[in-house]
RNA sequence: UUGGUGGAGCGUGAUGGUCGCGGCCCAUCGCAGGAUGGGUCGAGGAAAGUCCGAGCUCCGCAGGGCAGAUUGCCAGGUAACGCCUGGGCGUCGAAAGGCGACGGACAGGGCCACAGAAAACAAACCGCCCGAAAGGGUAAGGGUGAAAUGGUGGGGUAAGAGCCCACCGCGCGGCUGGCAACAGACGUGGCAGGGUAACCCCCAAUUGGAGCAAGGCCAAAUAGGCGGUGACGGUUCGGCCCGGACCACUUGAACCGCGGGUAGGCCGCUCGAGGCGGCAGGCGACUGUCGUCCCAGAUAGAUGACCAUCCGCCCGCUCACGCGUGCGAACAGAACUCGGCUUACGGCUCCGCCAGCUCU
Numbered sequence: 001u002u003g004g005u006g007g008a009g010c011g012u013g014a015u016g017g018u019c020g021c022g023g024c025c026c027a028u029c030g031c032a033g034g035a036u037g038g039g040u041c042g043a044g045g046a047a048a049g050u051c052c053g054a055g056c057u058c059c060g061c062a063g064g065g066c067a068g069a070u071u072g073c074c075a076g077g078u079a080a081c082g083c084c085u086g087g088g089c090g091u092c093g094a095a096a097g098g099c100g101a102c103g104g105a106c107a108g109g110g111c112c113a114c115a116g117a118a119a120a121c122a123a124a125c126c127g128c129c130c131g132a133a134a135g136g137g138u139a140a141g142g143g144u145g146a147a148a149u150g151g152u153g154g155g156g157u158a159a160g161a162g163c164c165c166a167c168c169g170c171g172c173g174g175c176u177g178g179c180a181a182c183a184g185a186c187g188u189g190g191c192a193g194g195g196u197a198a199c200c201c202c203c204a205a206u207u208g209g210a211g212c213a214a215g216g217c218c219a220a221a222u223a224g225g226c227g228g229u230g231a232c233g234g235u236u237c238g239g240c241c242c243g244g245a246c247c248a249c250u251u252g253a254a255c256c257g258c259g260g261g262u263a264g265g266c267c268g269c270u271c272g273a274g275g276c277g278g279c280a281g282g283c284g285a286c287u288g289u290c291g292u293c294c295c296a297g298a299u300a301g302a303u304g305a306c307c308a309u310c311c312g313c314c315c316g317c318u319c320a321c322g323c324g325u326g327c328g329a330a331c332a333g334a335a336c337u338c339g340g341c342u343u344a345c346g347g348c349u350c351c352g353c354c355a356g357c358u359c360u
Stems, first nucleotide, its partner, number of pairs: 001356010013310007021042009044331001048342002051340005056211004068207005073087005088102001089100004103202002108200002110196003125142002127138004150168006169191001170189004175184003215267004225258005233247005274293008311328003315324003
């Protein structure tokens, strides 16, 4: 310097002013609802998708099992995880590095398009061999396919074939290294008998449900519920009214009380597995400790607009200095809170590594 590869950070520029909006605090005014003034804080790296894991809340629940669901190499991290870190194995790449649902295919069932003779308790189309023929032997060669019953070489044979041998591969056995996944070398077996488990299934592990519109508290008006007092009705005393007694115990006005729910209000609600920095431990994820900071809580939902100066960029003019106009963008936007993953995103900054070329 060119190309590649992995990661970290920023993200509607900076400062000041004016006006406006939401939360909190203070002061003044007001009986109060509140008003005014001052101070302070006020969107994101994804606030998103709601895909995992938790906190919190309510409901359910003797114990065990089945079914269902999810996960699936090993070790570690973590509150937990399907996340992260480190490692193993496989695979792609020349490399840095990327990707991987990465247990089981002699427990059983299913499926395997087209082509091909045959897609599996096997099988002979061509070819080769034996044979006069009929027929038989042969999976070595040809050909088909994504895939054809280990590969290469030699021996052997009528021709062939793990039929035999060497090496490779594979299975089994112990050994060595490693916590382990696994790897290595050794011995042994002629060879297990296609693929598919993001098809059923088997094995192992985990697993109750719903979610802040959770849930709790206060509580009008109207209607209805329960309880109390009880007007009114009938009979009787009585000339009549008031009043008393009795009956009916039905209809139940009106008033009072109680309780449930609704409107509305309050809590939950933001200090938290918290942020930043130092030190210590660890390859790392992360952990410990010390210091420091308080960092949105709205409820139809605030977080905005304008101006000035500077900065950056585009364009035009200029020999140049400089001047003028314009722009400051993408994805998006809190609504109980965290840890992850995934997806969207104009642009900018920084760091590591690999390969090529050039120069010293």